[in-house]
Molecule: transfer RNA
Organism: Candidatus Parvarchaeota archaeon
């Protein structure tokens, strides 16, 4: 230099192909339970989805640039 796959809560990640309420898991607060604590059950609270434009009524989702990681050719 080229081509290809990822960036989503603090961590791990679904959703993206086919536009229409961003959800689970662990954590972490708060309660239940227990003589207590773990471990079990409930609820909460955390996302402007890498970043910047573009299309659309509406963009995590689709089109372009750019950044970061990978992995392959050269």
């Nucleotide at each position: 230099g080229g081509a290809c796959c990822g960036g989503u809560a603090g961590c791990u990640u679904a959703g993206c192909c086919a536009g229409g309420c961003g959800g689970a898991g662990c954590a972490u607060u708060c309660g239940a339970c227990u003589g207590a604590u773990a471990a079990u059950c409930g609820a909460a609270a955390g996302g402007c989805c890498g970043g910047g434009a573009g299309u659309u009524c509406g963009a995590a989702u689709c089109u372009c640039c750019c950044c970061c990681g990978g992995u392959c050719c050269a």